């Protein structure tokens, strides 16, 4: 130094241009003799920074920054 993935909730990951979501976790509540399992609701995000195209960008282009792989 080149090339490919990746960077979304606390945590693993979803949404290939049209309202940002599940599951775990967690607060409350039902159940239960209590806990745990279970059912229910809520609470949490400047989508890794910036800029740019678009009516509209998590998704499309440039630039930067972390991780992971490969090649010299």
């Nucleotide at each position: 130094c080149c090339c490919g993935g990746g960077g979304u909730a606390g945590c693993u990951c979803a949404a290939u241009g049209g309202c940002a979501g599940a599951g775990c976790a967690u607060g409350c509540g039902g159940c239960u003799g209590u806990a745990g399992a279970c059912c229910g609701c809520a609470g949490g995000g400047u989508u890794g920074g910036g800029a740019g195209u678009u009516c509209a960008a998590c998704u499309c282009u440039c630039c930067c920054c972390c991780c992971c792989g490969g090649g010299a």

Transfer RNA from a Candidatus Aenigmatarchaeota archaeon, 72 nucleotides, folded computationally. The organism belongs to Candidatus Aenigmatarchaeota, within Archaea.